[in-house]
RNA sequence: GAAGGAAGCCAAGACAACCGCUGGCCGUCAUUUCGAUGAUGGCGGGAGGAAGGUCCGGACUCCACAGAGCAGGGUGACGGCUAACGGCCGUCCGCCGCGAGGCGAGGAACAGGGCCACAGAGACGAGUCUUCGGGAUAAAGCGCAAGCGGCGUCACGAAGGGUGAAACGCGGUAACCUCCACCCGGAGCAAUUCCAAAUAGGCACGCGUUGAUGUGGCUCGCGGAGCGUGCGGGUAGGAAGCUUGAGCCGUGCAGCAAUGUACGGCCUAGAGGAAUGGUUGUCAUAGCGACGGGCUUGCCCGUUCGCCGUAACAGAAUCCGGCCUAUCGGCUUGCUUCAACU
RNA sequence: GGCGGGGUAGCAAAGUGGUUAUGCAGCGGCCUGCAAAGCCGUAGACGCCGGUUCAAUUCCGACCCCCGCCUCCA
Numbered sequence: 001g002a003a004g005g006a007a008g009c010c011a012a013g014a015c016a017a018c019c020g021c022u023g024g025c026c027g028u029c030a031u032u033u034c035g036a037u038g039a040u041g042g043c044g045g046g047a048g049g050a051a052g053g054u055c056c057g058g059a060c061u062c063c064a065c066a067g068a069g070c071a072g073g074g075u076g077a078c079g080g081c082u083a084a085c086g087g088c089c090g091u092c093c094g095c096c097g098c099g100a101g102g103c104g105a106g107g108a109a110c111a112g113g114g115c116c117a118c119a120g121a122g123a124c125g126a127g128u129c130u131u132c133g134g135g136a137u138a139a140a141g142c143g144c145a146a147g148c149g150g151c152g153u154c155a156c157g158a159a160g161g162g163u164g165a166a167a168c169g170c171g172g173u174a175a176c177c178u179c180c181a182c183c184c185g186g187a188g189c190a191a192u193u194c195c196a197a198a199u200a201g202g203c204a205c206g207c208g209u210u211g212a213u214g215u216g217g218c219u220c221g222c223g224g225a226g227c228g229u230g231c232g233g234g235u236a237g238g239a240a241g242c243u244u245g246a247g248c249c250g251u252g253c254a255g256c257a258a259u260g261u262a263c264g265g266c267c268u269a270g271a272g273g274a275a276u277g278g279u280u281g282u283c284a285u286a287g288c289g290a291c292g293g294g295c296u297u298g299c300c301c302g303u304u305c306g307c308c309g310u311a312a313c314a315g316a317a318u319c320c321g322g323c324c325u326a327u328c329g330g331c332u333u334g335c336u337u338c339a340a341c342u
Numbered sequence: 343g344g345c346g347g348g349g350u351a352g353c354a355a356a357g358u359g360g361u362u363a364u365g366c367a368g369c370g371g372c373c374u375g376c377a378a379a380g381c382c383g384u385a386g387a388c389g390c391c392g393g394u395u396c397a398a399u400u401c402c403g404a405c406c407c408c409c410g411c412c413u414c415c416a
Base pairs, nucleotide, nucleotide: 001338002337003336004335006333007332008331009330010329013283014282015281016280017279018278019277021046022045024043025042026041027040028039029038030037031036048313052324053323055322056321057320058319059318060188061187062186063185067220068219069218070217072184073183074182075181076180077091078090079089080088081087092106093104094103095102096101107179108178112177113176114173115172116171124169130160131158132157133156135154136153137152141148142147192240193239194238195237202231203230204229205228206227207226214222233415234414247266248265249264250263251262252261253260254259284310287307288306289305290304291302292301293300294299295298343412344411345410346409347408348407349406352366353365354364360396368384369383370382371381372380389405391403392402393401
């Protein structure tokens, strides 16, 4: 210098002014049923690494503080981390790569069942297409005869060819059923709860103390009087759950690491048909063009000028840990291979 | 926001580890004076990308698209 590979970080602007949106705090004024509500002023906060897909795992809420059995689903080397996991870390093994490294649903095929298309003789039951070996039987032919001869046939043994992913070998296949080990009750914030408003608290059918509904795939258990469908009626308001949390940052210690722990510091969106925006100016990056220069003549460089105009994927919706997917570009650290020079 | 179901030819629809049926529509031919109906023949498909497997429409995972259900009182 070229090519590659690993880990981590930032994330498309910065600053200023003005105008907005939505929460919080502190005031002022008005109303008040003294809980608050409305108007207005000031200060301060306001999207992400994936907020996404909803693929796993949990927290939380309700149903028995979730119980028994069956069914069903998931995971699968060994050890560890964790609230938990299908996640992460370490090691082994296998495959790929010259290498740094990357990938792996990686238990069991003497518990049993199924399947193995086409091709091939034969696909797990056995068996012989071809060849070889020795054996039995034995044709033609030869011989006066004894006999020689050995086509063919039969069974036995072996392994040379060929087919195929796999060829007789305790075959392959378990992301086929299954077995083994371990895990999983169901539903989901439109969960759940409270206040207010409103009325026709109605009608029909079906089920129900011989136990419905809750209850979920079934049975038991628990519980104990209503429930389901259709028609009809009313309301279309507010509040809690809701953001202080397995939280973030820094340092030390333990550990190879994932991670744990101690101390110190910080509070960092909380909307609810759903806010997080817009305009202008200056600067800066990328891009385009001009000019100048360099050479390998189509590329590179610049104390220059002009244009453009903020640029990827995308946007919180109960919260958290992961995985996966999308993504313009930039930065940092250490590593590998090749080439050249010293 | 949450949960569930499904993508097979132009349309409908079966199938399932081993060349994806069938009907309507299309095209060509026969029949007819010309058509229709009928008969014969023919082309065309597993949403997309990976993995497991000898082999994937099927089994597993990721992505894309479509459809449905769930929000008050009684």

This is a predicted complex of two RNAs, RNase P RNA and transfer RNA, with 416 nucleotides together. The coordinates come from a structure-prediction model, not an experiment, and the mean pLDDT is 77. Rfam match: Bacterial RNase P class A. Gene Ontology terms of the family: dimeric ribonuclease P complex, tRNA processing and ribonuclease P activity. Rfam classes the family as a ribozyme.